RNA sequence: GCCUGUAGACGGGUGGCCGCUCGGUGGCGGAUUUUGGUUCGCCGGCCGGGAGGAAAGUCCGGUCUCCAUAGGGCAGCAUGCCGGCUAACGGCCGGGGGGAUUCGCUCAAAGCGAGUUUUACGGAAAGUGCCACAGAAAAUAUACCGCCCGUGGCGCGGGCUUUAGGAGCCCGUGUCGGGGGUAAGGGUGAAAAGGUGCGGUAAGAGCGCACCGCGGACGGAGUAAUCCGCGCCGGCAGGGUAAACCCCAUGCGGAGCAAGACCAAAUAGGAGGGGAGGAGCUGCCCGCUCCGUUCGACUCUCGGGUAGGUCGCUAGAGCCAGGCAGAAAUGCUUGGCCCAGAUGAAUGGCCAUCGCCCUUUAUCGGGUACAGAAACCGGCUUACAAUCUACAGGCUCCA
Numbered sequence: 001g002c003c004u005g006u007a008g009a010c011g012g013g014u015g016g017c018c019g020c021u022c023g024g025u026g027g028c029g030g031a032u033u034u035u036g037g038u039u040c041g042c043c044g045g046c047c048g049g050g051a052g053g054a055a056a057g058u059c060c061g062g063u064c065u066c067c068a069u070a071g072g073g074c075a076g077c078a079u080g081c082c083g084g085c086u087a088a089c090g091g092c093c094g095g096g097g098g099g100a101u102u103c104g105c106u107c108a109a110a111g112c113g114a115g116u117u118u119u120a121c122g123g124a125a126a127g128u129g130c131c132a133c134a135g136a137a138a139a140u141a142u143a144c145c146g147c148c149c150g151u152g153g154c155g156c157g158g159g160c161u162u163u164a165g166g167a168g169c170c171c172g173u174g175u176c177g178g179g180g181g182u183a184a185g186g187g188u189g190a191a192a193a194g195g196u197g198c199g200g201u202a203a204g205a206g207c208g209c210a211c212c213g214c215g216g217a218c219g220g221a222g223u224a225a226u227c228c229g230c231g232c233c234g235g236c237a238g239g240g241u242a243a244a245c246c247c248c249a250u251g252c253g254g255a256g257c258a259a260g261a262c263c264a265a266a267u268a269g270g271a272g273g274g275g276a277g278g279a280g281c282u283g284c285c286c287g288c289u290c291c292g293u294u295c296g297a298c299u300c301u302c303g304g305g306u307a308g309g310u311c312g313c314u315a316g317a318g319c320c321a322g323g324c325a326g327a328a329a330u331g332c333u334u335g336g337c338c339c340a341g342a343u344g345a346a347u348g349g350c351c352a353u354c355g356c357c358c359u360u361u362a363u364c365g366g367g368u369a370c371a372g373a374a375a376c377c378g379g380c381u382u383a384c385a386a387u388c389u390a391c392a393g394g395c396u397c398c399a
Stems, first nucleotide, its partner, number of pairs: 001395009012354007020050006026043007052370001056381002059379005064256004071286004076252005081095005096121001097119009122247002127245002129241003144186002146182004151177012194212006213236001214234003218229004260311004270302005277291004318337008355368004
């Protein structure tokens, strides 16, 4: 200097002209009045404020509101290593284990250490299911090729016995069968009875041994997950899969701002059916409460009216800066600040100039992302031009 990755910041500035909206304050005129005030209209007079870091997705968690209480159980759903943070979470921080990758150690393998990255990470020794195709065989699993030991037929060569022929026996070799042993070598596959090496064997095999791996006991470190032991015991459970069913632990009442509260207005206190039980907001059961049993709760069908206004509605688990504690997330504290509340939906349009990037010798020129609040807040996920910062790794060059 370049490249890659991880995390973060910012995401246009300034001026002028015109326009919109909210709040505060004022002026003029009218109505009312207990001469305080209230209300209507105009001036738009003055001052101040006006989209995000994701406002998106609606995936989680809450604040708040309503359902008489939200009680118990089942079903159902969600989460799932350990510790901490938080109002809470399926979130965040740190640690541990597993995978991938780079470098180093090692004769080799297994493995060990460091960095980066990733992780839907309880249980497969409770049970059930599944693992296509290929392959001999996919879990109480098996022998395709091959290797070893016998054996039968046929052919060839040699030797021995026999008087010649013939016949018989032995050895070697080729070929075609069949019996027994084998799971080391080869093949198939994502995965096939742990790995490397030595010995042993008819040939092989943890068959035996050494080193790893695995399981257990004991000891130590740590809050824990877990890790360590040049040590001890054991040849050792013949796999994987639970975002398959399932088992275990923990948690969950429901619905949601179109929640809900108030005011005003209007209609038809409408018509018909069922009716002894019914209502209580995911489903079922129990409990409990309330209403009702012909003066009938509740429910079904048809029909009619209203759909207007005010509140909820923005002072918050709020933001900024400093200090302390902590490994961090975060907590405590000191000081400062008030930063949208629209409701057919405001927060804008035009001009100039600057910044940044590309191109050019220079000028001219071109480009400047994703995208817009709707009760509010904490997260996650997704989109994003350009620029900047920090850390880690790699390559090249120079000293």
Annotation: Model confidence (mean pLDDT): 75 of 100. Predicted 3D model of a 399-nucleotide RNA (Bacterial RNase P class A) from a Bryobacterales bacterium. The sequence was found by an Rfam model in a public genome assembly. Rfam family: Bacterial RNase P class A. From the family's description: Ribonuclease P (RNase P) is a ubiquitous endoribonuclease, found in archaea, bacteria and eukarya as well as chloroplasts and mitochondria. Rfam links the family to the GO terms tRNA processing, ribonuclease P activity and dimeric ribonuclease P complex. Rfam classes the family as a ribozyme.